A computed fold for a 1505-nucleotide RNA from an uncultured bacterium, annotated as small-subunit ribosomal RNA.
Model confidence (mean pLDDT): 83 of 100.
It matches the Rfam family "Bacterial small subunit ribosomal RNA".
The RNAcentral record of the sequence draws on ENA and SILVA.
[in-house]
RNA sequence: AGAGUUUGAUCCUGGCUCAGAGUGAACGCUGGCGGCGUGCCUAACACAUGCAAGUCGAACGAUGAUGACUGAGCUUGCUCAGUCUGAUUAGUGGCGCACGGGUGAGUAUACCAUAGAUAAUGUACCUCUUAGUUUGGGAUAGCCACUGGAAACGGUGAUUAAUACCAGAUACUCCUUCUCGUUAUAAGACGAGUCGGGAAAGUUUUUUCGCUAAGAGAUCAGUCUAUGUCCUAUCAGCUAGUUGGUGAGGUAAUGGCUCACCAAGGCUAUGACGGGUAUCUGGUUUGAGAGGAUGAUCAGACACACUGGAACUGAGAUACGGUCCAGACUCCUACGGGAGGCAGCAGUGAGGAAUAUUGCGCAAUGGGGGAAACCCUGACGCAGCGACGCCGCGUGGAUGAUGAAGGCCUUCGGGUCGUAAAAUCCUGUCAAGUGGAAAGAAGUGCAUGGUGGCUAAUACCUGCCAUGUUUGACGGUACAAUAAGAGGAAGCACCGGCUAACUCCGUGCCAGCAGCCGCGGUAAUACGGAGGGUGCAAGCGUUGUUCGGAAUUACUGGGCGUAAAGCGCGCGUAGGCGGUUUGCUCAGUCAGAUGUGAAAGCCCAUGGCUCAACCAUGGACGUGCAUUUGAAACUGGCAGACUUGAGUAUUGGAGGGGGUGGUGGAAUUCCCGGUGUAGAGGUGAAAUUCGUAGAUAUCGGGAGGAAUACCGGUGGCGAAGGCGACCACCUGGCCAAAUACUGACGCUGAGGUGCGAAAGCGUGGGGAGCAAACAGGAUUAGAUACCCUGGUAGUCCACGCCGUAAACGAUGAGAACUAGGUGUUGGGACGGUUAAUCGUCUCAUUGCCGCAGCUAACGCAUUAAGUUCUCCGCCUGGGGAGUACGGUCGCAAGAUUAAAACUCAAAGGAAUUGACGGGGGCCCGCACAAGCGGUGGAGUAUGUGGUUUAAUUCGACGCAACGCGAAGAACCUUACCUGGUCUUGACAUCCCGGGAAUCUUUCGGAAACGAGAGAGUGCCUCGUAAGAGGAGCCCGGUGACAGGUGCUGCAUGGCUGUCGUCAGCUCGUGUCGUGAGAUGUUGGGUUAAGUCCCGCAACGAGCGCAACCCUUAUCUUUAGUUGCCAUCAUUAAGUUGGGCACUCUAAAGAGACUGCCGGUGUCAAACCGGAGGAAGGUGGGGAUGACGUCAAGUCCUCAUGGCCUUUAUGACCAGGGCUACACACGUACUACAAUGGCCGGUACAAAGGGCAGCAACACAGCGAUGUGAAGCCAAUCCCAUAAAGCCGGUCUCAGUCCGGAUUGGAGUCUGCAACUCGACUCCAUGAAGUUGGAAUCGCUAGUAAUCGUGGAUCAGCACGCCACGGUGAAUACGUUCCCGGGCCUUGUACACACCGCCCGUCACACCACGGGAGUUGGUUGUACCAGAAGCAGUUGAGCUAACCGCAAGGGGGCAGGCUGCCAAGGUAUGGCUGGUAACUGGGGUGAAGUCGUAACAAGGUAACC
Repeated sequence: AGAGUUUGAUCCUGGCUCAGAGUGAACGCUGGCGGCGUGCCUAACACAUGCAAGUCGAACGAUGAUGACUGAGCUUGCUCAGUCUGAUUAGUGGCGCACGGGUGAGUAUACCAUAGAUAAUGUACCUCUUAGUUUGGGAUAGCCACUGGAAACGGUGAUUAAUACCAGAUACUCCUUCUCGUUAUAAGACGAGUCGGGAAAGUUUUUUCGCUAAGAGAUCAGUCUAUGUCCUAUCAGCUAGUUGGUGAGGUAAUGGCUCACCAAGGCUAUGACGGGUAUCUGGUUUGAGAGGAUGAUCAGACACACUGGAACUGAGAUACGGUCCAGACUCCUACGGGAGGCAGCAGUGAGGAAUAUUGCGCAAUGGGGGAAACCCUGACGCAGCGACGCCGCGUGGAUGAUGAAGGCCUUCGGGUCGUAAAAUCCUGUCAAGUGGAAAGAAGUGCAUGGUGGCUAAUACCUGCCAUGUUUGACGGUACAAUAAGAGGAAGCACCGGCUAACUCCGUGCCAGCAGCCGCGGUAAUACGGAGGGUGCAAGCGUUGUUCGGAAUUACUGGGCGUAAAGCGCGCGUAGGCGGUUUGCUCAGUCAGAUGUGAAAGCCCAUGGCUCAACCAUGGACGUGCAUUUGAAACUGGCAGACUUGAGUAUUGGAGGGGGUGGUGGAAUUCCCGGUGUAGAGGUGAAAUUCGUAGAUAUCGGGAGGAAUACCGGUGGCGAAGGCGACCACCUGGCCAAAUACUGACGCUGAGGUGCGAAAGCGUGGGGAGCAAACAGGAUUAGAUACCCUGGUAGUCCACGCCGUAAACGAUGAGAACUAGGUGUUGGGACGGUUAAUCGUCUCAUUGCCGCAGCUAACGCAUUAAGUUCUCCGCCUGGGGAGUACGGUCGCAAGAUUAAAACUCAAAGGAAUUGACGGGGGCCCGCACAAGCGGUGGAGUAUGUGGUUUAAUUCGACGCAACGCGAAGAACCUUACCUGGUCUUGACAUCCCGGGAAUCUUUCGGAAACGAGAGAGUGCCUCGUAAGAGGAGCCCGGUGACAGGUGCUGCAUGGCUGUCGUCAGCUCGUGUCGUGAGAUGUUGGGUUAAGUCCCGCAACGAGCGCAACCCUUAUCUUUAGUUGCCAUCAUUAAGUUGGGCACUCUAAAGAGACUGCCGGUGUCAAACCGGAGGAAGGUGGGGAUGACGUCAAGUCCUCAUGGCCUUUAUGACCAGGGCUACACACGUACUACAAUGGCCGGUACAAAGGGCAGCAACACAGCGAUGUGAAGCCAAUCCCAUAAAGCCGGUCUCAGUCCGGAUUGGAGUCUGCAACUCGACUCCAUGAAGUUGGAAUCGCUAGUAAUCGUGGAUCAGCACGCCACGGUGAAUACGUUCCCGGGCCUUGUACACACCGCCCGUCACACCACGGGAGUUGGUUGUACCAGAAGCAGUUGAGCUAACCGCAAGGGGGCAGGCUGCCAAGGUAUGGCUGGUAACUGGGGUGAAGUCGUAACAAGGUAACC
């Protein structure tokens, strides 16, 4: 620091997601040790049990164990008495219990934080100073007696003490009343005097310790002020003690804190009031910072203590472990009554994803009490549990290659785990063992000694000093030592990209994964497992959450023409901002100083634990606030001046600016009349409609309403909406010129207010035309539309509403600055001209082009979207939704303000390349047109679908499957079916054994096959021989393997089809563009052609085009056999001699190149015409097929990955099937006839084939053919008669002398074999069919049409296919239309690319939300009732110790009563906010549902508001 994700690709906008850090965490897997921290975030839910606040006998009365001493009795070790000591316990009293500890419910201000104020205050214990500590009194608890109650707890009587209580004396600098002085604006402060009032306690064996008053300090606390402190305006008005005053009360103290009276104030868009949420801070976390989030542990503050209320005591409380009352809950009960409050420490239940021990100790630190010892202390110190976090350590080190075994992979060679292991040599951290062993401890007390105090005392007591002694929960812990021994100690996640790390197997859109993009449909680096690897490591992942990345709320640091975003437009309030200049001021601003900003934390330095975490000490920081001193430029303020901003006056000017009234002409419609006759009207075509009752047309007259042709113009005016005949009146603004005046009077503008198209609403008019709704006619599958005929609201006027538009320049207003060019409108100045008018300059308006600059690009560009300033409005992913609810406005329609749940990973802008368009331009093609002939109808052949079948093998499916693979299925082929058989196999290689091979033959069987019999022994090498070995072949055996027309053409190669023989497809360098890309390749011409020429930021090049190749057309040369024959001879015949001239054959050449001429054309390319020529503009035909498209076709030609099969999906055999047949389609053949059929005669080809062959010829047969058989391995012989044609005859329009299907019979040929299932011949039979609907195909010249001939395959089988020649046309105006294609351009929401995309209803399922008769909670307001405890007031006839009084009595007090305030509770009625609800409304999401086709192209009616 960035990355992934919208697209075919690009740039931008914009969201989503990831990588980082953190955590009181939780969950999964795993887990060796230690240190330091940390641990109910949920139910402020309920709590069993124990403990958490006591202490003081040196305040008091009582009790008096134990011990010591003395005495007595005397049983001499027992009892009793006294003195001292003083354990223990309840009570009175004092101090403490308001600290410490817990929790965060409430609380948006009463808290908190920072800075101040208190001259408006208090303060127990502590310190200091001063002065005191006097005289008396009456009670009471305890205890005792009686007594109530289950208990809790009491009651009555008697008795007793105090540092408990009360009265008196005395007292200042205290309080209070009044007076005066000083200071001071005042509040007040200081001082002097005066009236009245107010104290005390004792204890201890001496000294201490106490007590009282006053003052001061310290500490702590109260109160007040300023500033800061979350969200919400769908909370806009709130407030009667409310705001202030006077007086009084109350308080420690100010104050409406409370009360009486008076006044009517106070707060609020700088957000009052209301609602929601929430303790606040130091800090923590993140971040570069600014910020954001957060408020566990630690520390400061606050609040609370079951819920609500209340006071008492006290220095301090409205009191966590106090009291009273009310309420809820729990417990006890003898039913009469009682008890309780863990948000203290442990612990329990519950809740929850989740959070610990009912531990030890007061040894340390701190606290309470005490003179002290000491006691208490769940504060605290420690230990326990939890990887919850941070930090540290370990799980060994070195050597070790036959690179072991084994796993995994493999191209089978090997690679990898891997020096890893084993093995050898070492080390000894941690844990476990053994025996040692700290620091944390300072004190206090006691003992002894010394020295002071007291004293008669060197007793006693006591202060200080010294020495000794005493105190450890943790804990036998830290730590060190030591024997032994590698021994006890590694996991988790990930490996498609982001993101470091790859292979195999399994699975087969299943199971599953996933943070985002996305993986998985048979070769998954993405699922699961394994091997390997990567990362971290006693942890690792996941989940939640916070910040970051996110400049994605933008102060630092964003935007608003088209991406989200400028209010429709003015006026104007508050506010914000504001020209030049002088002086003063010092609020802002800047600088210095002072105080504060707690500690801890962060940062730096040093130090202590072996290091670190952790801890200690010191420093720095703390950007803030306050006080104070200064500066005076800028901003502000005050005062003065100025003229340039703004305005006023004057003179002119243009204008559809606005309002009111009036006046025209053209046109439509209607009415009246004339002429006139059958149609008119309307459309793509029609019809509805009008018209013989006279329309339309035409002429004349009249009525009425609305709108104002031409001028008219990116021309004018207006703020916008908007404004258009002419005239008059009223009226607003603007511009120019020149002077004068005012003197900043200005700009913007939240709220507010006014204007505001069309449609719509209300009332009343008006109504010609047009025209929603509606009706009819058409169109259509439908047509609630488009088109047509009608037609009502409305459109018009007046008045009043509505307040919205794509109200657009999609561009807020104002100001300044920043190259130009050229128009336009309205002024002005100058110059030229007689004038019309022309030129230059200038102000204002309105357009176009264009530089710099800006912009994502498009584009903007002095009328900015440039550079700056001021103010306002608005935006923050898409959908849900401009919707719901609430408020406001409106008569209504509706407008305005304006969410959420849920859902998606995009939505979007600009530009690019394609593709597409029922867009445009140019061009081509048998594409159409012009023609000729067909198909579609019939019969048959053949292929396909379908159906059938045991099987009807498989493939091919628009063009580009269907007489296709198949150039030929009776067996074979053959892949299919049935049956019979084989299992190393029908075929290949290797190994072993045997035998040569081979031939003949018998039996069984359908054959395969099985069982036999016989003949036969070769070739090569070695060897004397016997024999051995080998090559090839056969038989048997073993296992490696063979085999597969089994699957996948969507794993592939190769080959092929197609667009298309269309003219295209690209590259290098350069240039342009942020980029995808563009340029070149576009443009002007031209061509069959990206063919060529010219031009051009392009210059070149490649694959295609063309040419080179074959064939054909002409000629020449060469060569003449099997070919040919002009001349000569000859024959039946080029038959033969002869000849090679010709034809022909087959080799080499020539020829044609726009070369020549004329014209057109840009001095071009080229085109047109002509000449010559056999041929003329690529002469005709063929071969040749660019980059690519169609996951096109083929695994059944072949090859091949993977999968499957292996006594079968392989192999062999026989028979059957591929030939089936209600039907449908394609392609052909034959026809339907007279341009014909039949009969007879007769003429002319080309190109092929032939030895398992073609066969002349002869004979036989009606014929197919048969029997003989010459010739020919072919320019020699044969197939082989070409046919149409021509000549003659016949038939005469009919189902025929057309047509030949079908069927019967008889044959021929091939072949082991023609039954299923061949071809042909003869005789007989004689079906459909009389020219073919919609639709559709081929062909542009030797072509179509027509006629025959040959060949491949092949035993046989051809209407198919391929090839050959014969005869031989018609037409093309032309490119509007159909189809296909090319180039340019345009639009696009398409890119799987129009067979695209996509909208809405309906149906089904699910989800969240709104409404909803109601119903049920919470919270809160108002009114009233009620009134516990308490406090205050009042009363107090009852009761009553202290004082007064001789007494009676009084004073004082208490109980009780009443009143006021007031919590709970109750009643009534509202507000707000939840839950739920029959039903209902739209929304979202879902598999390939239904209906249409609204949008995107001119989307087929341009779209949109």